[in-house]
């Protein structure tokens, strides 16, 4: 230099045949049951879906560059 694959919440993911309000587990905060810790319940908060353009009525999701990471060729 060239191919593939990946990137979503603090961590580990699911959604990628284009469409309801973007999810779960785990962590965090609060209440509640406890005498207290652990534990359980209950609700909450947290995301420019790596970035930056295009297509589209409608993009996490298709298409295009670009970062980063992985893994093969040379």
């Nucleotide at each position: 230099g060239g191919g593939c694959c990946c990137a979503u919440a603090g961590c580990u993911c699911a959604g990628u045949u284009g469409g309801c309000u973007a999810g779960a587990g785990c962590g965090c905060c609060a209440c509640g049951c406890u005498g207290g810790c652990a534990g359980c319940g209950u609700g909450g908060a947290g995301g420019u879906c790596a970035g930056g353009g295009g297509u589209u009525c409608a993009a996490a999701u298709c298409c295009c560059c670009u970062u980063g990471g992985g893994u093969c060729c040379a």
A computed fold for a 74-nucleotide RNA from a bacterium, annotated as transfer RNA. The coordinates come from a structure-prediction model, not an experiment, and the mean pLDDT is 80. Its Rfam family is "tRNA". About the family: Transfer RNA (tRNA) molecules are approximately 80 nucleotides in length. By type it is a transfer RNA.